[in-house]
RNA sequence: AGAGUUUGAUCCUAGCUCAGGAUGAACGCUGGCGGCGUGGAUAAGGCAUGCAAGUCGAGUGGGUUUAGACCCACGGCAGACGAGGUAGUAACACGUAGGUACGCACCCCAAAGUUGGGCAUAACUAGUCGAAAGAUUAGAUAAUUCCCAAUAGUCUCGAAAGAGUAAAGAUUUAUCGCUUUGGGAGCGGCCUGCGGGAUAUCAGCUAGUUGGUAGGGUAAUGGCCUACCAAGGCAAUGACGUCUAGGGGGAGUGAGAGCUUGGCCCCCACCGAUAGCACUGAGACACGGGCUAUACACCUACGGGUGGCCGCAGUCGAGAAUCUUCCGCAAUGGGCGAAAGCCUGACGGAGCGACGCCGCGUGACUGAUGAAGUCCUUAGGGACGUAAAGGUCUUUUGUGAGGUAGAAAGUUAUUGAUCGCCUCAAGAAUAAGGGGUUGCUAAACUCGUGCCAGCAGCAGCGGUAAUACGAGUGCCCCAAGCGUUAUCCGGAAUUAUUGGGCGUAAAGGGUGUGUAGGCGGUCUUAUUAGUCUUUUGUUAAAACUCUCGGCUCAACCGAGAAUCUGCAAAAGAAACGGUAAGACUUGAGGGUGCGAGGGGUGAAUGGAACUCAUAGUGUAGGGGUGAAAUCCGUUGAUAUUAUGGGGAACACCAAAAGCGAAGGCAAUUCACUGGCGCACUUCUGACGCUGAAACACGAAAGCGUGGGUAGCGAAUGGGAUUAGAUACCCCAGUAGUCCACGCCCUAAACGAUGAUCUCUAGCUAUUCGGAGUAUCGACCCUCUGAGUGGCGUAGCUAACGCGUUAAGAGAUCCGCCUGGGUAGUACGGCCGCAAGGCUAAAACUCAAAGGAAUAGACGGGGACUUGCACAAGCAGUGGAUUAUGAGGUUUAAUUCGAUGGUAAACGAAGAACCUCACCCAGGUUUGAAACCUAGACGAAACAUACCGGAAACGGAAUGUGUCUCACAAGGACGGCUAGGCAGGUGAUGCAUGGUCGUCGUCAGUUCGUGGUUUGAAUUGUUCCCUUAAGUGGGGUAACGAACGCAACCCUCGUCCUGUGUUAUAUUUGUCACAGGAGACCGCCCAGAUUUAACGUAUCAUUUACGCAAAGUGUAUUUAAAUCUGGGAGGAAGCGGGGAUGACGCCAGAUCAGCAUGUCCCUUUGACAUCUGGGGCUACACUCAUAAUACAAUCGUCGAGACAACGCGACGCGAAACCGUAAGGUGGAGCAAACCGUAAUAAACUCGGCGCCAGUUCGGAUUGAGGUCUGCAACUCGACCUCAUGAAGCCGGAAUUGCUAGUAAUCGCGGGUCAGCUAUACCGCGGUGAAUACGUUCUCAAGUCUUGUACUCACCGCCCGUCAAGUCAAGGGAACCAGGAAUACCCGAAGUGCGCGCUCGUCGCGUCCUACGGUAAGCUUGGUAACAGGGACUAAGUCGUAACAAGGCACGGGUAGCGGAAGCUGCUCGUG
Repeated sequence: AGAGUUUGAUCCUAGCUCAGGAUGAACGCUGGCGGCGUGGAUAAGGCAUGCAAGUCGAGUGGGUUUAGACCCACGGCAGACGAGGUAGUAACACGUAGGUACGCACCCCAAAGUUGGGCAUAACUAGUCGAAAGAUUAGAUAAUUCCCAAUAGUCUCGAAAGAGUAAAGAUUUAUCGCUUUGGGAGCGGCCUGCGGGAUAUCAGCUAGUUGGUAGGGUAAUGGCCUACCAAGGCAAUGACGUCUAGGGGGAGUGAGAGCUUGGCCCCCACCGAUAGCACUGAGACACGGGCUAUACACCUACGGGUGGCCGCAGUCGAGAAUCUUCCGCAAUGGGCGAAAGCCUGACGGAGCGACGCCGCGUGACUGAUGAAGUCCUUAGGGACGUAAAGGUCUUUUGUGAGGUAGAAAGUUAUUGAUCGCCUCAAGAAUAAGGGGUUGCUAAACUCGUGCCAGCAGCAGCGGUAAUACGAGUGCCCCAAGCGUUAUCCGGAAUUAUUGGGCGUAAAGGGUGUGUAGGCGGUCUUAUUAGUCUUUUGUUAAAACUCUCGGCUCAACCGAGAAUCUGCAAAAGAAACGGUAAGACUUGAGGGUGCGAGGGGUGAAUGGAACUCAUAGUGUAGGGGUGAAAUCCGUUGAUAUUAUGGGGAACACCAAAAGCGAAGGCAAUUCACUGGCGCACUUCUGACGCUGAAACACGAAAGCGUGGGUAGCGAAUGGGAUUAGAUACCCCAGUAGUCCACGCCCUAAACGAUGAUCUCUAGCUAUUCGGAGUAUCGACCCUCUGAGUGGCGUAGCUAACGCGUUAAGAGAUCCGCCUGGGUAGUACGGCCGCAAGGCUAAAACUCAAAGGAAUAGACGGGGACUUGCACAAGCAGUGGAUUAUGAGGUUUAAUUCGAUGGUAAACGAAGAACCUCACCCAGGUUUGAAACCUAGACGAAACAUACCGGAAACGGAAUGUGUCUCACAAGGACGGCUAGGCAGGUGAUGCAUGGUCGUCGUCAGUUCGUGGUUUGAAUUGUUCCCUUAAGUGGGGUAACGAACGCAACCCUCGUCCUGUGUUAUAUUUGUCACAGGAGACCGCCCAGAUUUAACGUAUCAUUUACGCAAAGUGUAUUUAAAUCUGGGAGGAAGCGGGGAUGACGCCAGAUCAGCAUGUCCCUUUGACAUCUGGGGCUACACUCAUAAUACAAUCGUCGAGACAACGCGACGCGAAACCGUAAGGUGGAGCAAACCGUAAUAAACUCGGCGCCAGUUCGGAUUGAGGUCUGCAACUCGACCUCAUGAAGCCGGAAUUGCUAGUAAUCGCGGGUCAGCUAUACCGCGGUGAAUACGUUCUCAAGUCUUGUACUCACCGCCCGUCAAGUCAAGGGAACCAGGAAUACCCGAAGUGCGCGCUCGUCGCGUCCUACGGUAAGCUUGGUAACAGGGACUAAGUCGUAACAAGGCACGGGUAGCGGAAGCUGCUCGUG
């Protein structure tokens, strides 16, 4: 000192969260020692038991006793201190600084005195009552008890004279006392200034209240109390009320300012079960004294009594939670005493608790085979790790034993509760955990789990490869502790004095007038409550800080210093400020003279339009819309003419213009009236600025009363639209809109920008004044004021933007803000007729909400451009039958994949078996095939036949055969056995590689350097012309470059050269192959555009007004560039086709082509593998792609022509012959320019028939008979012949392809392949069109721009009702509980007063009063039927309101209406 978190990314604003420190803490896990501290924060709840205040015989009487001595009582002093607690108290309670109408036992100093008498009484004795506590009667007695008298310096009263007031003794001495007075010390009483909580949703409070006089009372002042008199006193600088709270020194934190806090220690206050009261006393209204009442508890003989731990221990209770019923008066201190001494739960100590702080230890050195084990691994190794083991040492702590300096003062003697210190011994022995490990934040790997279990402070993690869950291992942090929770400060400049803001993020009041308040021009003089300087007093000690010192160090403790920033007093200063006085003119205001204006109020008048009425003309429509309809009209509309009535609003002028404080203001005229500007520099002389409260004004809508009502028009009715349409559109139409008076008081009341003053570049436009120059005058020009706009410098701003009309630089005053939602809501108060307005929260909930700008994507936004995209055409699909594929259904199985475009004649360029993955059945288990190791055997291997069986397979048999090597051994090879292993068309294409589809052969996509920007980003790549093209040119803060485009490659078309087989009899040509040429920006003409130059022309315009000159523009000429059209030459003018597919998009497709990670299945039998059979060919139906047709541009028969690409040895297969044919026999020729396929290629041409029909169209379907392939054509092949002869007569909505050798049409070949379901696919040639005006529309694409609340990117986002669940708060009849006060009743104890008597601790009365009661309210809280809204929740229901022109622009205010978002009317804003 910062960090994380809003976004696709960025900057800003803003909240939330974290890292630090702290605690009288608690909880979890763990726990060796010592020192010093600290420990009932909750129930000021209740308490058993013990102790906590006594002492004095040197004041006195008595009792008991052998004695020491003890006990009771009177008397004295103490008990008002010490100890505890924080309930109450917002107050002179506390703190601080002062004051005085006062008092004081004990202590100190000083002075004086201490004489003489007397009356009682307790204990005790005797009696009585009572359970007890205790009470009572009688008798005797003492004193430092009490009373009287004397004296009175001093004291009290009094002006004086004078009057009045005291005492106690003890004792041998010494001495201690007693009385009076004065002083001191110290302690207290009372009074005052100032200071420190919350709340205004508490605004008025007060009757002894405020003051006076007199009296009483007190130690003393005082309404402290009483009587009388007066009517005051306090309050926005917060009275009164309510809530909370002991205050301070200090403590925590913080750089500080501050914020929070008040436990331990010290000072003060208050309290002692609750409430009241007095007595005694120097002192109390008294914690361990008294009386009374109340509650509670205890004893009781029921009559009556007793008690008060908020003292020390301890107990119960409540609670997350807080200790021993310990030792001692040795020290320090207190009480009494002459003293010894006694008392002391104050205190000194110990005990318990890691509650805190501090210190120490749990060992040190050595030790590599880097042991074992565990974990990881790329399988090599790496980590735990010198760590362990082993070796050599040490002894803090702990354990055991022994000793005594110190705390001890006071001359000796006596006295230690507790602790320390010193010495010795054995022995590594007695001693390590907690949290974390995704980022923030130091530290990572493996396994398990699979949005489950769980984690989490925030962001977030987990849906099969989790460094985030759980475990293991490693690592990191701290350490006798470590974490968690709670609270406080910090970070937070996130309440901002230091030190923030308000155009758009939260935030300027709707506007003005103006009170209090705040602030205030120039000069002079005086003064000094502010200010400044100096001095003095005080600010307790402790604490904090610094220095030094004492415990071995530290914590802790001691000493000194500094500090305590404050307050008071005194002296001084006079700049600033204040006050007083005087003066000034520049601020402000007045005057005079001009001026502009929709400023306001009232009245009158006017024309256009509209509507109504009447009359005329006139006839069938009018009106309205996207299209219609409702509606009006033959009873005469609309249209048109005339006359009359009515109400509302004022076209043009009109403007970025004017006026007003704002709202707002517009025909004309008149009357009344407010404000403003300029000029003159004439007057006053600071009169000023701002402005809580208050008052006034305040659009529209709305409300009340009375008018008025043409048009428009919420509501409402009807017609449409629609799935619906409570809307948008249409036809009507009521309130209202208008007037008068009275209310309401809100708006996006906006410049989303408060008012005033000063300063800080300009340019330009405009409104209203003034001056100068000029002019006859005006216009123009220059200067100067006041407004209203645009651009822009510095500066500011998060950016956008603002910029002399500031959002710049300063000053003063006011208002307002502090995350989003809840909510401008609830409750309360004030206002209102109502609607409602003003003021204004919380619980709960979220981690965001938001501003500006950026790149995309998108828009039922815009501009431009392109494409068989549309249009123009041709032929089709969709209807029929068949084929094939797909869906669905069925099935034992109908294997799998592909599903809009981009699946569906697709994978599949060939499912009868095989293929094959599916089903049924039967088999095998190191396996059908591969590799390695070991073992035994054998060369390898081949052939034959048998049994069971559907086969696989199982069983069993025979024969042949003999590598290398001289032999043996070994090797190679083969099957068998065993072990490693195989195998999988099983899953995941969302783990992957590779490949492919699509946008799209669209023209785009980027980079380096430089520039701009806070930044994301941008520029380049935008712009103009052009192109098929980001193609090329020009311009340009860019300059270059890359991947794409084009070109390079192949092929076709022309030519040349070379070579070559074949054909032919040969030349030679066709043909084939190889190489090359040719085209391009070339040539000519015309036109268009741009740029430049030069002259010409006269026209237009300005100065000028005559020429002339200058500038602009037009036309023309020349030059260059680009484009368009035409031409020449040429086979061919970007020639046609192919291959070639940028950055990327779709988690697109494929794990079943292949490869591959992970998972899964495989020793008793499989998801592997073999075999037989079946299935993939099913069939109510739906879709896709094709074939064939529906006929005469045709069919059929006959005759006749013309191709090209290909293919062929397990092959193509000729001639010839047989068969109606498929085909058969045959086997010539050909590894193919040679032979074959192959035939007449078909369409075509010529001729015959058919004559418009379900036909001589069409050929499906079916029957019969055959041929071929193949182990095998039943499921399930193709072909041939004969017979059969279905649907179909050109196809609804909709939809496809194609721009030239194309479409259409015709046949031929090939691959796969035994055969084939090929009508498919891939090629080949033959014949061979039509049309394109054009870009409005549909679809797709590109560039630029615009809007955005989208970025998973419109298949987006998102609003409200309803339904379900949960939660919190408000309302709420009623009930319950508390608080404060009022009125009245009762009235204990007790003081005062009065009376009485038997004169007493007596009785009675009275005033006041606690408790209690009654009554009506006030206030706070709790419970709560019920009703309403809010928040949150899984993928519910209904719609689609908002974001794009969101499909009716949205929003503010208001009013009505509607399931809901919402709709509509009026007015306002542009966000």
Source information:
Predicted 3D model of a 1471-nucleotide RNA (small-subunit ribosomal RNA) from an uncultured bacterium. The prediction has a mean pLDDT of 80. Its Rfam family is "Bacterial small subunit ribosomal RNA". Its family is annotated with ribosome and structural constituent of ribosome in the Gene Ontology.